[in-house]
RNA sequence: CAAAUGGUCAACUAGGGUUCCGGCCCGCCAAGGCGGGUGACUGGUCCGAGAGUUGACGGCCUUUUCAAGGUUACACGGCGGGACAAAAGCCCGGGAGGA
Repeated sequence: CAAAUGGUCAACUAGGGUUCCGGCCCGCCAAGGCGGGUGACUGGUCCGAGAGUUGACGGCCUUUUCAAGGUUACACGGCGGGACAAAAGCCCGGGAGGA
């Protein structure tokens, strides 16, 4: 100076909308319920972070090696498009761009 690895999964949160449940409104009704609307309805189900948290595994190094210990860094970021019911710090994307 250059190259390679710099990872996977799960739980949660920021956040997100509205398929379902619930709430609210309207109508019908046999008063059990049914249909429609509504997410500028707090919520439950649900989606959910490269640059958020935690954990497990994995990687690398060391040692007194059936295992134990250490380490796993840094990270400003559009417009636009895509999926699921729909939207989003989801995916395109450690992208374009910037310093």

This is a predicted structure of a 99-nucleotide RNA (Guanidine-I riboswitch aptamer) from Marinobacter sp. C7. The model forms 100% of the base pairs in the Rfam consensus. The coordinates come from a structure-prediction model, not an experiment, and the mean pLDDT is 85. Rfam family: Guanidine-I riboswitch aptamer. Rfam describes the family as follows. This family represents a conserved RNA structure found upstream of the ykkC and yxkD genes in Bacillus subtilis and related genes in other bacteria. The sequence was found by an Rfam model in a public genome assembly.